[in-house]
C1' cells in the first nucleotide's frame, strides 16, 4: 500500500414513519491530490464601464508553429558551457539623447603617456612612438610578415568587424563573392527609443425568493387605543403640517440559484519532427458552508529486523513525507 468486512461523517437516491411542515428510521451509489498549495501568469463566467483618438502607465521582447489563450508548450536559428550525449539563455536598440563604470592604474572614453624603445644632447632636458611590460571586469581589432632610427593597419595575407550583392531557407539566420584599412569600449536586469498587446472588478461575481423593525410613496380618512364583562366617566395620540386602516416599492436576517458534464478522462486509429489535431468507441468520477473524507478487524502484497530445524518456514515492526477541495479550467513555480 492492495482487496473484504464493520463502526462514524458529507452530498444524493428510493422507501416507510410523521403525514402540513420541520424531522425521524432503513436501505444504495459516491466521497482529495500530484500537487487540491504560492495565487505568479492566461482563458472561461458574471457585473460595472465604453464613440475615435491621443497622452499617461504596466507587460513582453530572435523566428515559426500549437493552443480558447498566455508570459506556457513544440520545433528551428544565434550565443556559451560541454571529448560526447547533451546543458543553459529579459536573445530587439549603444552615431537618438542623458547617466553610470567601484578599486588598482598614467590614462575608463577623450584625450593623454607610468616603466619602457629610438633620436638629439655631458647632463637636466627635448622631440618621436604605442611594439613591449604593470594595473584592471574591460586599455583604442587579432596572428604572421614587410616596413623603421624605434614604431605604426603605414603596407600586404588570413581571420574578424562594417556595407553591397548573391544562394538556400517561410522566416530567424546561414553560406558564397565583392568592397572598405578599420572610422569615438561596455552596461538597456539604469532612465530611453522602437515594435506590439493590455478598460475595472472578481463567485463574498451575479440572479431569484423573502420576514421583524424603521425610512419611504400613494388611497380612504376623523377618529384611534388603554382602564372596564357593558354603560357613565378617565388618560394617551390625532383632527388637512393627517391619528388609524389598506395598498406598494426599496431592502436587512435567512433560503435557494451560481455549483460541477466539462477548451471532460480513458483507449484505438489517421495526420504531424513534435507541441497537438481529428475522428471512432467507452467512463459517469467530491461539491461541504465553519466546512463531511476517519477508525478498528482480516486476507495478501512490499520493506527493514530477529530466531531458524536452512525449508524463503515462524515471528515482530513499517506503509512514511509535503499536503489537504471550495466557481472552473490550461500553465508555471514551490513542497
Nucleotide at each position: 500500500g492492495a482487496u473484504g468486512g464493520u463502526c462514524g461523517c458529507g452530498c444524493c437516491c428510493c422507501g416507510c414513519c410523521g403525514c402540513u411542515g420541520a424531522g425521524g428510521c432503513g436501505g444504495g451509489u459516491c466521497g482529495a491530490g500530484g500537487a487540491a498549495a504560492g495565487u505568479c501568469c492566461g482563458a472561461g463566467c458574471u457585473c460595472c464601464g465604453c464613440a475615435g483618438g491621443g497622452c499617461a502607465g504596466a507587460u513582453u521582447g530572435c523566428c515559426a508553429g500549437g493552443u480558447a489563450a498566455c508570459g506556457c508548450c513544440u520545433g528551428g536559428g544565434c550565443g556559451c558551457c560541454g571529448c560526447a550525449a547533451g546543458g543553459c539563455g529579459a536573445c530587439g536598440g549603444a552615431u537618438a539623447g542623458g547617466g553610470c563604470c567601484a578599486c588598482a592604474g598614467a590614462a575608463a572614453a577623450c584625450a593623454g603617456a607610468c616603466c619602457g624603445c629610438c633620436c638629439g644632447g655631458c647632463a637636466a632636458c627635448g622631440g618621436g612612438u604605442a611594439a613591449g611590460g604593470g594595473u584592471g571586469a574591460a586599455a583604442u581589432g587579432g596572428u604572421g610578415g614587410g616596413g623603421u632610427a624605434a614604431g605604426a593597419g603605414c603596407c600586404c595575407a588570413c581571420c574578424g568587424c562594417g556595407c553591397g550583392g548573391u544562394u538556400g531557407g517561410c522566416a530567424a539566420c546561414a553560406g558564397c563573392c565583392g568592397u572598405g584599412g578599420c572610422a569615438c569600449g561596455g552596461c538597456a536586469a539604469c532612465c530611453c527609443c522602437c515594435a506590439a498587446u493590455c478598460g475595472g472588478a472578481g463567485c463574498a461575481a451575479g440572479g431569484c425568493c423573502a420576514a421583524a423593525u424603521a425610512g419611504g410613496c400613494g388611497a380612504u380618512g376623523a377618529g384611534g387605543u388603554c382602564c372596564g364583562g357593558c354603560c357613565c366617566g378617565g388618560a394617551c395620540c390625532a383632527c388637512u403640517u393627517g391619528a388609524a386602516u389598506c395598498g406598494c416599492g426599496g431592502g436587512u436576517a435567512g433560503g435557494c440559484u451560481g455549483c460541477c458534464g466539462g477548451a471532460g478522462g480513458c483507449g484505438g486509429c489517421a495526420g504531424g519532427u513534435g507541441a497537438c489535431u481529428g475522428u471512432c468507441g467507452u467512463c459517469g468520477u467530491a461539491g461541504a458552508u465553519a466546512g463531511a473524507u476517519g477508525a478498528c478487524c482480516a486476507u495478501c502484497c512490499a520493506c527493514u529486523c530477529g530466531c531458524u530445524u536452512c525449508g524463503u518456514g515462524c515471528g515482530a515492526g513499517u506503509g512514511a513525507a509535503c499536503a489537504g477541495a471550495a466557481c472552473u479550467c490550461g500553465g508555471c513555480u514551490u513542497a

The RNA shown here (Bacterial RNase P class A) has 335 nucleotides and comes from a marine sediment metagenome. Model confidence (mean pLDDT): 76 of 100. Its Rfam family is "Bacterial RNase P class A". By type it is a ribozyme. Its family is annotated with ribonuclease P activity, tRNA processing and dimeric ribonuclease P complex in the Gene Ontology.